[in-house]
Context: one part of a larger RNA
């Protein structure tokens, strides 16, 4: 010196308390582990995997399995040999296709030298055939790596120059008092400067205010829209305080002491993760470990984790009337009206490359009406008909609508999460991925709470001391 302590101080942090709602019991939905299976690819596994890679597994994807092809190869560059009917097109045959086999018909192009011309000879380019160098591999090895990334954690540390002290690992600087989210900033001082980090500068929300006006409103205006520009700075006032930094409450103010939110993540920790995103060292396959194609399979099911979503109901269920959003998307695209169907959905096709039209009717709420506390007019699983969409194809395995059918569940042990204000709860709407699929995920506005005394505990974490047989 560092790490560790069921040592000590002092400090934070939904860390505990105070509250809210939830998880663990039910069905379903998706990961997972296990079992099973020809095969159920492959990676992630404590905090820091488990709705994660995957922002879409019927085919494809796909990397796995079973058959069945093909071997300079599905792709890439050179070389050599020979061919200009190799190809391409019809047809036909084997076959599930891949692929192989046969056939009918079209017909290369520049360019040199000879030649009257036909055409002969030699270079090219193309094509496609043999062949030779190679190609290919999602094959190991994340403990050879590069690059990205997770934790500690947006927590305040982590370090260096010269100095000085100490034989010498070092140590001081950084330590101590205030003080702040914060090594922030003042003081004090054998230290005196610096750099990575903080904090600012960068977006974006909320006030004003200039300009600018295409589709926006009712008209020449400015709800909006875009571009600027000022505004907040402990500036002001009072108290406290070394009358420093600063702290409390006050005043103006759209906003007040970091004014909410993003981005942005220091030295290094965990040989942590990734060789399947991609790149690359080795190593290993080479008629197979590559590669092409049909099926299959990643959806199995006694279980068992883990994230959800639906609900167990009157602050509710079920009918009918009314009312208010904002983010996005859209031409192989969003698709209006109108008709036709209970319904999904079909006909139809205005309009729109969109502040024009469309997706698009927001729900929750709000007015009325019915139920009467019950496994029910809750719940909807699960299953039987019946039909509609996409797609070469919906059986294994897809999504939605009628009708029937109506199952567990009556608030969930032991534990155990998540949140501090437009938040948590709770409603609904948009994207991306995508011919289809969404309870995931990214995003967007509606309505909108309780609670913090306090830091003794639990847990993480920062300074400081202190032990110590650990490095």
């Nucleotide at each position: 010196a560092g790490a560790c302590g069921g040592g000590g101080g002092c400090u934070c942090g939904c860390a505990c308390a105070a509250g809210c709602g939830g998880u663990g019991g039910a069905g379903c939905a998706u990961g997972u582990g296990g079992u099973u299976c020809a095969a159920u690819u492959c990676g992630a596994u404590g905090g820091u995997a488990a709705a994660c890679g995957a922002g879409a597994a019927a085919c494809c994807u796909u990397a796995c399995c079973a058959g069945g092809g093909c071997u300079u190869g599905a792709c890439a560059u050179u070389c050599c040999g020979g061919c200009g009917a190799c190809g391409g097109u019809u047809u036909c045959c084997c076959g599930a296709a891949a692929g192989g086999g046969a056939u009918u018909c079209c017909u290369u192009c520049c360019u040199g030298a000879c030649g009257c011309a036909a055409g002969u000879c030699g270079g090219g380019a193309c094509g496609g055939c043999g062949g030779a160098a190679c190609a290919g591999g999602u094959g190991c090895u994340g403990c050879a790596u590069g690059g990205c990334u997770g934790c500690c954690g947006u927590c305040a540390g982590c370090u260096c120059g010269u100095g000085u002290u100490g034989u010498g690992a070092a140590a001081c600087g950084u330590u101590c008092c205030c003080u702040u989210a914060a090594g922030u900033g003042g003081g004090g001082u054998a230290a005196c400067g610096a750099g990575c980090g903080c904090a600012a500068c960068c977006c974006u929300c909320g006030c004003u205010c200039u300009c600018u006006g295409u589709u926006a409103c009712a008209a020449g205006u400015g709800u909006c829209a875009g571009a600027g520009a000022g505004g907040a700075c402990u500036g002001c006032c009072a108290u406290c305080c070394u009358a420093u930094a600063g702290a409390u409450g006050g005043a103006g103010g759209a906003a007040g002491g970091u004014g909410g939110g993003g981005a942005u993540g220091a030295c290094g920790u965990c040989a942590a993760g990734u060789c399947a995103g991609c790149a690359u060292g080795g190593c290993c396959c080479u008629u197979a470990u590559g590669u092409c194609c049909u099926g299959g399979g990643c959806u199995a099911c006694a279980c068992a984790c883990a994230u959800g979503c639906u609900a167990c109901a009157a602050u509710g269920g079920u009918c009918g009337g009314c009312a208010c959003a904002a983010u996005g998307g859209g031409c192989c695209g969003c698709g209006a009206a109108g008709c036709c169907g209970u319904a999904a959905g079909g006909c139809g096709g205005a309009g729109c490359g969109a502040a024009u039209c469309c997706c698009a009717c927001a729900a929750a709420g709000c007015c009325g009406a019915c139920c009467c506390c019950a496994g029910u007019u809750c719940a909807g699983a699960u299953u039987g008909a019946g039909g509609g969409c996409u797609g070469c194809a919906a059986c294994u395995u897809g999504c939605c609508c009628u009708c029937a059918u109506g199952a567990a569940g009556u608030c969930g042990g032991a534990a155990u999460c998540g949140c501090u204000a437009g938040u948590a709860a709770u409603c609904g709407c948009g994207g991306a991925u995508c011919a289809g699929c969404a309870u995931g995920c990214c995003g967007c506005g509606g309505u909108g709470a309780a609670u913090a005394c306090g830091u003794u505990c639990u847990c993480g974490a920062g300074c400081c001391u202190u032990g110590u047989a650990c490095u």

Small-subunit ribosomal RNA, 3' major domain from Candidatus Jorgensenbacteria bacterium GWA1_54_12, 471 nucleotides, folded computationally. Rfam family: Bacterial small subunit ribosomal RNA. Gene Ontology terms of the family: ribosome and structural constituent of ribosome. NCBI's taxonomy places the organism under Bacteria, Bacteria candidate phyla, Candidatus Joergenseniibacteriota.